[in-house]
Context: one part of a larger RNA
RNA sequence: CGUUGGAGGAUUGAGGGAGGCCGUCCCUAGUACGAGAGGACCGGGACGGACGAGCCUCUGGUGUACCGGUUGUGCUGCCAAGCGCAGUGCCGGGUAGCUAUGCUCGGACGGGAUAACCGCUGAAGGCAUCUAAGUGGGAAGCCCCGCCCAAGAUGAGUCCUCCAGGGAGAAAUCCCUCUAAAGGGCCGUGGAAGACCACCACGUAGAUAGGCGGCAGGUGUACGGGGGUGACUCCUUCAGCCGAGCCGUACUAAGGGCCCGUGUGG
Repeated sequence: CGUUGGAGGAUUGAGGGAGGCCGUCCCUAGUACGAGAGGACCGGGACGGACGAGCCUCUGGUGUACCGGUUGUGCUGCCAAGCGCAGUGCCGGGUAGCUAUGCUCGGACGGGAUAACCGCUGAAGGCAUCUAAGUGGGAAGCCCCGCCCAAGAUGAGUCCUCCAGGGAGAAAUCCCUCUAAAGGGCCGUGGAAGACCACCACGUAGAUAGGCGGCAGGUGUACGGGGGUGACUCCUUCAGCCGAGCCGUACUAAGGGCCCGUGUGG
């Protein structure tokens, strides 16, 4: 820009895409077969590998915004307690998120038409012949079924809902008055969304983010005090501190507003 009024939702599926894998064991059955050795078809069940998608409950990783330990040095006058720097100084752990080596799921089932091939009936050609007329079976392959995208499918589909009155006219349309609808955007607070854009949530009739409260979770028993020459220990105390998590709470910030879009069709 189009889709022939504009708008908000919900959809159909023309068409396209992804996927499509393989093995082992058990039963049938030590059966059929075979002198024996050996050892099935058909059918059923269990488990696994690789691959793919999603996810983070579990097992781990990461986690320089969390907690603790610790060395050197500087500083806060000193003790104590802390802070800075040294690759996050080094070391031990670790929430959320992101992750695989972790977890879940997938290939299917079924239907249709077929290939090689196997048939039925059957002439040309009194026989024979799966083929010439006719007709059945038959693949991991083809089409459908399952999953994803999808109406720019210009053949532009469908459904629901929303959007001023008055007058003239058969209608298309025109005129008048009042206007700026429905809705969208800008802007702001943000986001398991994201390079930007887009998308999604919210904007006081509000839990969108921050703060605050509680909880989960992580560290692992703070500061202080008592005891001991001291290493250390005991009490307060499973304390103190605490990012991203969950729930709650208007304390803070989502101010005031501006722009686009007009009022259609039957």